Transfer RNA from a Holosporaceae bacterium, 73 nucleotides, folded computationally.
Model confidence (mean pLDDT): 81 of 100.
It was read from a public genome assembly.
RNA sequence: GCCGAACUAGCUCAAUUGGUAGAGCAGCUGAUUUGUAAUCAGCAGGUCGGGGGUUCGAGUCCCUCGUUCGGCA
Numbered sequence: 001g002c003c004g005a006a007c008u009a010g011c012u013c014a015a016u017u018g019g020u021a022g023a024g025c026a027g028c029u030g031a032u033u034u035g036u037a038a039u040c041a042g043c044a045g046g047u048c049g050g051g052g053g054u055u056c057g058a059g060u061c062c063c064u065c066g067u068u069c070g071g072c073a
Stems, first nucleotide, its partner, number of pairs: 001072007010025004019056001027043005049065005
C1' cells in the first nucleotide's frame, strides 16, 4: 500500500429479508439468614464507534473517517 472482518448497557453477546433495542453476568433495593454467601422477586442502566446520505421510518442499506484483528505484498 491492497483486501476482508469486528465496533450495540460496566463486561460477554443477541436483535427473524428496514418498523422505534434485549439476554446473561455485574450493580442497586427487598425477601430469606444470627450474619455472609447462595437462592428468589423487583429496579436501574444505551445518542447502537464519529459524521453524512437514502427512506414515512435506519442498529440494520450506501459513502466517509476512526479503533482493533486477520490475510496479501